The RNA shown here (small-subunit ribosomal RNA) has 1387 nucleotides and comes from an uncultured bacterium. Model confidence (mean pLDDT): 85 of 100.

[in-house]
RNA sequence: AGGGUUUGAUCCUGGCUCAGAACGAACGCUGGCGGCAUGCCUUAUACAUGCAAGUCGAACGAGAAAGUCACUUCGGUGGCGAGUACAGUGGCGCACGGGUGAGUAACGCGUAGAUGAUCUACCCUUCAGUCUGGGACAACUCUUGGAAACGGGAGCUAAUACCGGAUAAAACCUUCGGGUUGAAAGAUUUAUCGCUGGGGGAUGAGUCUGCGUACCAUUAGCUUGUUGGUGGGGUAACGGCCUACCAAGGCGACGAUGGUUAGCGGGUCUGAGAGGACGAUCAGCCACACUGGGACUGAGACACGGCCCAGACUCCUACGGGAGGCAGCAGUGGGGAAUAUUGGACAAUGGGGGCAACCCUGAUCCAGCAAUGCCGCGUGUGUGAUGAAGGCCCUAGGGUUGUAAAGCACUUUCACUGGUGAAGAUGAUGACGGUAACCAGAGAAGAAGCCCCGGCUAACUUCGUGCCAGCAGCCGCGGUAAUACGAAGGGGGCGAGCGUUGUUCGGAAUUACUGGGCGUAAAGGGCGCGUAGGCGGCUCUUUAAGUUAGGCGUGAAAGCCCCGGGCUCAACCUGGGAACUGCGCUUAAGACUGGAGAGCUAGAAAACGGAAGAGGGUAGUGGAAUUCCCAGUGUAGAGGUGAAAUUCGUAGAUAUUGGGAAGAACACCAGUGGCGAAAGCGGCUACCUGGUCCGGAUUUGACGCUGAGGCGCGAAAGCGUGGGGAGCAAACAGGAUUAGAUACCCUGGUAGUCCAUGCAGUAAACGAUGAGUGCUAGAUGUUGGGAAUUUAAAUUUCCAGUAUCGCAGUUAACGCGUUAAGCACUCCGCCUGGGAAGUACGGCCGCAAGGCUAAAACUCAAAUGAAUUGACGGGGACCCGCACAAGCGGUGGAUCAUGUGGUUUAAUUCGAAGAUACGCGAAGAACCUUACCGGCCCUUGACAUACCAAUCGCGGACUUAAGAGAUUAAGUCUUUCACUUCGGGUGGAUUGGAUACAGGUGCUGCAUGGCUGUCGUCAGCUCGUGUCGUGAGAUGUUGGGUUAAGUCCCGCAACGAGCGCAACCCUUACCUUCAAUUGCCAGCACAUUAUGGUGGGAACUUUGAAGGAACUGCCGGUGAUAAGCCGGAGGAAGGUGGGGAUGACGUCAAGUCCUCAUGGCCCUUACGGGCCGGGCUACACACGUGAUACAAUGGUAACUACAAAGGGCAGCGAAGGAGCGAUCUGGAGCAAAUCUCAAAAAGUUACCUCAGUUCGGAUUGAACUCUGCAACUCGAGUUCAUGAAGUUGGAAUCGCUAGUAAUCGUGGAUCAGCGUGCCACGGUGAAUGCGUUCCCGGGUCUUGUACACACCGCCCGUCACACCAUGGGAGUUGGUUCUACCUUAAG
Repeated sequence: AGGGUUUGAUCCUGGCUCAGAACGAACGCUGGCGGCAUGCCUUAUACAUGCAAGUCGAACGAGAAAGUCACUUCGGUGGCGAGUACAGUGGCGCACGGGUGAGUAACGCGUAGAUGAUCUACCCUUCAGUCUGGGACAACUCUUGGAAACGGGAGCUAAUACCGGAUAAAACCUUCGGGUUGAAAGAUUUAUCGCUGGGGGAUGAGUCUGCGUACCAUUAGCUUGUUGGUGGGGUAACGGCCUACCAAGGCGACGAUGGUUAGCGGGUCUGAGAGGACGAUCAGCCACACUGGGACUGAGACACGGCCCAGACUCCUACGGGAGGCAGCAGUGGGGAAUAUUGGACAAUGGGGGCAACCCUGAUCCAGCAAUGCCGCGUGUGUGAUGAAGGCCCUAGGGUUGUAAAGCACUUUCACUGGUGAAGAUGAUGACGGUAACCAGAGAAGAAGCCCCGGCUAACUUCGUGCCAGCAGCCGCGGUAAUACGAAGGGGGCGAGCGUUGUUCGGAAUUACUGGGCGUAAAGGGCGCGUAGGCGGCUCUUUAAGUUAGGCGUGAAAGCCCCGGGCUCAACCUGGGAACUGCGCUUAAGACUGGAGAGCUAGAAAACGGAAGAGGGUAGUGGAAUUCCCAGUGUAGAGGUGAAAUUCGUAGAUAUUGGGAAGAACACCAGUGGCGAAAGCGGCUACCUGGUCCGGAUUUGACGCUGAGGCGCGAAAGCGUGGGGAGCAAACAGGAUUAGAUACCCUGGUAGUCCAUGCAGUAAACGAUGAGUGCUAGAUGUUGGGAAUUUAAAUUUCCAGUAUCGCAGUUAACGCGUUAAGCACUCCGCCUGGGAAGUACGGCCGCAAGGCUAAAACUCAAAUGAAUUGACGGGGACCCGCACAAGCGGUGGAUCAUGUGGUUUAAUUCGAAGAUACGCGAAGAACCUUACCGGCCCUUGACAUACCAAUCGCGGACUUAAGAGAUUAAGUCUUUCACUUCGGGUGGAUUGGAUACAGGUGCUGCAUGGCUGUCGUCAGCUCGUGUCGUGAGAUGUUGGGUUAAGUCCCGCAACGAGCGCAACCCUUACCUUCAAUUGCCAGCACAUUAUGGUGGGAACUUUGAAGGAACUGCCGGUGAUAAGCCGGAGGAAGGUGGGGAUGACGUCAAGUCCUCAUGGCCCUUACGGGCCGGGCUACACACGUGAUACAAUGGUAACUACAAAGGGCAGCGAAGGAGCGAUCUGGAGCAAAUCUCAAAAAGUUACCUCAGUUCGGAUUGAACUCUGCAACUCGAGUUCAUGAAGUUGGAAUCGCUAGUAAUCGUGGAUCAGCGUGCCACGGUGAAUGCGUUCCCGGGUCUUGUACACACCGCCCGUCACACCAUGGGAGUUGGUUCUACCUUAAG
């Protein structure tokens, strides 16, 4: 000294919360010793029992008994006990000491004073006196009442008890002569103690005063003995303290009265301090003593352990009456989270009585109990590495616990045992106490826990759990990998304690005096006038209240602080000092503020001369428009809307012309123009009237500023009364819109809007900015007035307004910026987290509506401001894309194929799910595949590595037997491992055994890698340095052009760079060169009916290698002279020529654990492995993707050209032959520019003539072919027969911009066989594009935002149910306080 928490991030505002210290504490776990302290905070609740105030025989009278001794007539008597005990009279004390804090907001307390308004026993000092008489009452005796407590009557008696007389320095009165009142006590040991009246002191007490002393104004008025006076009374004493009379005062916004709470201060805790909270222990004061009242005695009380009365409660009782008061010390019940022994002693200190001895003393001193607090000490020390064992973790190597332990060598503080044994005691006397201390002894022996370990906050791992159990001071953890729960290991903190809870201060500058704010975060009153108050210009004189300085007094002690001292140290105790920031008195100063006095003119006001204006009020007046009425013309519509309808109109509307009526508002001028305090003010004229500005400087002389209360003004709506009512128009009605439409739109329409008068008193009454004064750069416009200069529309300048920009400064930022939100001063108002709430209650106002003032319970950890980056908008601007539009062809309807959902099933294995799942994984499920189901089998295993033993082949083929097969058993045949130094050895293989392990298409794609989809081949995404900003961030990347493009150019606080774009790569289109077989054949030749068939050729085509070619290069136009764009030439190709490969930062917790890899979890005679059979092919249904069609641009038949790209040896398979055909036979040729698949098809001609057909081919029957171990479930094909739906497809929806769509065939991968799918190839070959308003998606800039999981966002209200808190509620009940009245005790 700060930290956490609002946000995606930031800065601010602002609350909540934490770290600190403290405690009369309590609770949980734990607990060795000692010292010093402390210990009912709650029920001022009720109390059993004991003790807590007595003492004096030196004031007085009286006076036993038990016991014992002696005597005895045995009845008793006498002595001692003993002048003792008990009780009484009397004296002093009991008013101290001890307890408690209920009451009290007060002269109660604190502080400083006053007492000339007072008292004071005992004590000290001093003066004087102590003479002389008297009569009683207790005790006691007798009697008597009563249960008792306690009395009644009669009689006796003493005193330092009581009462006279004398004396009087005293007191009072006084006419200063005097008068009045009015004391005493003795005891005895003969030395003292007493007694009486004064003076003084000391001590203690009473009373009065200044100042200070809690909260509420939702308590604003209180008071009749009240305020004062006079007389009287009363008191120790002043006083309405009491009383009679008189006066009508007194207190209060500087807070009276009322209510609530509270003993006050020294101090204690905290805090840097200022403050804040508290008022235990100690010491001072006050108050109280069961509750209330009252007096008596006394020096002192209205009396804790006294009295009287009343009340409540408890106890005794013979029922008639009595007794009691722990807030003394112990102790008990109760209350409570909670607070001790019915202890010892008067040894010490002190108190009462006494001459004293002494007695009393629960004051006190000690002991006991309690870790309640503070302080001190101990629980061992040294050495000890194989870094033991065990625990925990682990990457399996090790690490850690840890020198820790054990072991070895020591020590003995404390505790324990034994011995000695204090101080406290000035002469005696020691409860504590055989205590403290000292000495000796034994033995590491008897002695460690608690909390925490996600951040704040020091300290980390494993297991368990799985939004469960639980944690949590705040933020927040826990939904299968939790450093946050529980446990363990380890670690951190403190330590005889440690945590928790509660409370206080701190941090909190979060009530801000020190030390905050109010444009937008909470906060400027709607505006003015003005009272009290606060503040106030210049000069001089004076005063000394404030102020400053010195001195004196006081500020108790203790405590805090400093320096010492004493207990071994410390806590603790103790000596001295300082301090006590205060108050009072006094001396001085005279600057500043205040007071008094005298002046001044710069503030302010007045006078004078000018000026502008929707400033206000009253009366009058004008035209346009609207509506209505009358009349004319005129005819079928008008009106209204997005479109309509309600409505008006043939009874004549709308339109138009003329006339009339009424009410309201004032076009143009008109302007960030004017005026006004604000609200507000707009045709014109007159009258009345307020304010402002300018000018010179005539007057007054601080007359000023602000302004709590108060008073006035105050838009609209609203209310009352009376008018008025054209238009408009809440409510209301109708028509539309809509899912609905109590709305928006339309047709009507009443209050109201208008006037007069009264009320109301609020608005986003806003500049969200109170008023006043001074100071602090400017620029530009405009309104009013003045001055100067040029002059005829300007320039310069001074005031007063009103706007825009802007420096310094300021601000959290936005912004403000001489009209401040800058720098200062004065005064007022207001704020203190969000919600509840500007609400409830109370009060005031109002006719009402309502207004003003204004909370709390409860609840949340935020709520808010400004700015930033994104995202979003049925916001804006620009641009792109088969996105729309323009076209072509489809899908959606039919049948079939295929995938999915659903259903079914023993199983119908699993995954994929909008776009971005659904002819997808699957480039091909009859077995296998296969993961699913049923059944039967195996258990180191079908597969890998390691160990041991055995055998050298392993294997293959065949036969037999059992079985569905896996498998099992037996036998036959074949072959006889490799290297070699040929001795053998090594390797390898197989079988058997045992254990580590294998194995898992089991789970988690939300633990992961890799790969992939999508936005999107969209043009974006970033960085370094610099600069700007408190910061998040910005700039660059924005702007002007341009592009397919962040492509390029220009500009620019930016300059550069990277990943993307483009290019580099492949292919295709043209040419050249080279090459020439299997390809080619122009020219030459040969052979053939014919054919590059042959020799040959290298021209052409082609093939395949290397090059060339295209770059806005050239021309014109345009653009900014740029980048580029448009047009043209040339060219095979023209502006990235066409196509492909290539996919930035990232998004979707997108997809995949079933390709593969992999963490964790799970199974291990099974969730692993093998086999047979079945299933993945099911089928009321729904969807996606396709195939074929519905026909004539067609079908059938016949005839006949032209491709490209591929494949081929377990293969392609020719010619020939057989079959209607699938196919069979056959086997030439070919590992391919050679042979082969191989026939290309759309084409042409003929027929069919619009029909369910010569369309269409589903379905079904029969017979076959092929593949394969095997076509039943469940393959493909062929022939014959059968001949279904379907006649172009609803809403909706898909693809495509050129060699594209459409259409036609061909090939390939997988594959034994099987496709309408997928991939590839060529043939024929279109239409349309105005354009970017709209739909969808995307990019850039900008704007709004309360969104950031980001619009599939956020969020409001009602309702249903449960719970919490609060308010109301017919009422009911308790308490407290106040008031009025009645009765009344003691006194």

Background:
It matches the Rfam family "Bacterial small subunit ribosomal RNA". Rfam links the family to the GO terms ribosome and structural constituent of ribosome. The sequence is in RNAcentral, with records from ENA.